SAM riboswitch aptamer (S box leader) from Peribacillus saganii, 116 nucleotides, folded computationally.

RNA sequence: CUCUUAUCACGAGAGGUGGAGGGAUGUGCCCGAUGAAACCCGGCAACCGGCAAGGAAUUUUCCUUGAAAAGGUGCCAAUUCACACAGAGCCGGAAAACGGCUCUGAAAGAUGAGAG
Numbered sequence: 001c002u003c004u005u006a007u008c009a010c011g012a013g014a015g016g017u018g019g020a021g022g023g024a025u026g027u028g029c030c031c032g033a034u035g036a037a038a039c040c041c042g043g044c045a046a047c048c049g050g051c052a053a054g055g056a057a058u059u060u061u062c063c064u065u066g067a068a069a070a071g072g073u074g075c076c077a078a079u080u081c082a083c084a085c086a087g088a089g090c091c092g093g094a095a096a097a098c099g100g101c102u103c104u105g106a107a108a109g110a111u112g113a114g115a116g
C1' cells in the first nucleotide's frame, strides 16, 4: 500500500508542557488566547489478549454474557458533527415544475483482526 471481515446513536480530566490551529476531503456548520495541534500524566473500554459462566459443534473451534484492565493497538466536542450516490415516504405547491423534512441502503472514511 492492497484485499477480506467486524464495529462506528454509549463511554473518557476545571492536570502539566506548548503556543495557532483543528473537526479525513468538498460544501456547510462548529470547536479554539475562558488556550488549537503535538507531547507527558490521567481516563475510556471497540478489537486482539487474559479471567469466569453458559450454549453449539466435536477433540479443539465457534457464539453469547459478565466483570476486569498486567500486555498490544485504539479512542477521550457535536450520530463517522450534517450532507456528498441511490431509493422510499411525508409536507408545501395548480403541477409528474420547484423547495423542504424523515427513513433505508450504498459509497467514502476511521479503528481492530487476518492475509498478501
Stems, first nucleotide, its partner, number of pairs: 001116008013041001015040003021031003025084004042076003046073003051066006080108001085105008

The sequence was found by an Rfam model in a public genome assembly.